[in-house]
This record gives sequence, structure tokens and C1' cells, in this order.
RNA sequence: AGUGGCGUAGCUCAGUUGGCAGAGCGCCUGGCCCAUAACCAGGUGGUCGCUGGUUCGAUCCCAGCCGUCACUA
Repeated sequence: AGUGGCGUAGCUCAGUUGGCAGAGCGCCUGGCCCAUAACCAGGUGGUCGCUGGUUCGAUCCCAGCCGUCACUA
């Protein structure tokens, strides 16, 4: 330099022929317990990397850029 993958909650990751953004872990409160953990109940979470385009409508499609990983030279 070129090619390809990935970027979504604090962490690990789903998701969608384009139509209300989710799970587990975590965190908070309460219950249980002599107490802690475990367990149970409730709660808490997001500019879907950024900017533009297409569309009635974009996390999803298109372009550029940024970051990261791999491959080729």
C1' cells in the first nucleotide's frame, strides 16, 4: 500500500426480507440468614464507532472516515 472480518449497555455477545433495541454477567433496593455468599422478587441501564446518502421509515442497505484484527505484497 491492497483485500477481508469486526465495532450494539460497565463487561461478554445476540438481533433484524428495513417498522417498539435485547440476553447473560454486573450494579441498586428489598426478602431470606445470627452474618456473608448462594437463592428469590423488583429496579437500573444505549447518540447501535463518526459523518453523509437512499427510504415514509436505517442498528440493518450504500459511500467516506476512524479504531481494531487477520491475510497479501
Predicted 3D model of a 73-nucleotide RNA (transfer RNA) from a Streptosporangiaceae bacterium. It matches the Rfam family "tRNA". It is annotated as a transfer RNA. The RNAcentral record of the sequence draws on ENA. The prediction has a mean pLDDT of 81. Lineage of the source: Bacteria > Bacillati > Actinomycetota > Streptosporangiales > Streptosporangiaceae.